Predicted 3D model of a 105-nucleotide RNA (SAM riboswitch aptamer (S box leader)) from Euzebyella marina. The coordinates come from a structure-prediction model, not an experiment, and the mean pLDDT is 80. It was read from a public genome assembly, where an Rfam model found it.
[in-house]
RNA sequence: UCGUUAUCAAGAAAGGCGGAGGGAAUAGACCCGGUGAAGCCUUGGCAACCCUUUUCCCAUAAAGAAGGUGCUACAUUCUAUCCUCAAAAGUAGGGCAGAUAACAG
Numbered sequence: 001u002c003g004u005u006a007u008c009a010a011g012a013a014a015g016g017c018g019g020a021g022g023g024a025a026u027a028g029a030c031c032c033g034g035u036g037a038a039g040c041c042u043u044g045g046c047a048a049c050c051c052u053u054u055u056c057c058c059a060u061a062a063a064g065a066a067g068g069u070g071c072u073a074c075a076u077u078c079u080a081u082c083c084u085c086a087a088a089a090g091u092a093g094g095g096c097a098g099a100u101a102a103c104a105g
Stems, first nucleotide, its partner, number of pairs: 003103006013043005021032003025081005044072003049068002051064004076097001083094001084092001085090001
């Protein structure tokens, strides 16, 4: 970096350094931010993908949290950049894109 599969309306914060941006890209909207953004570090927490135990062994289910990741404002913040349904409205259903995990090259 590309591919496959699964999940994405739940959940979980303080401190230090830093010093103006940030919520993936573009546009619009709505928000967060000198009562301190991004980023880095420390500690804690959440969750349960890998993992552990039991059941069972194709699957599934229950419990756990030592380790590998991940996450810790807002639905992946919302909509469009695609399509379907609908006269329209549309927290409608899917797709694209994105994020994370596992596997494979």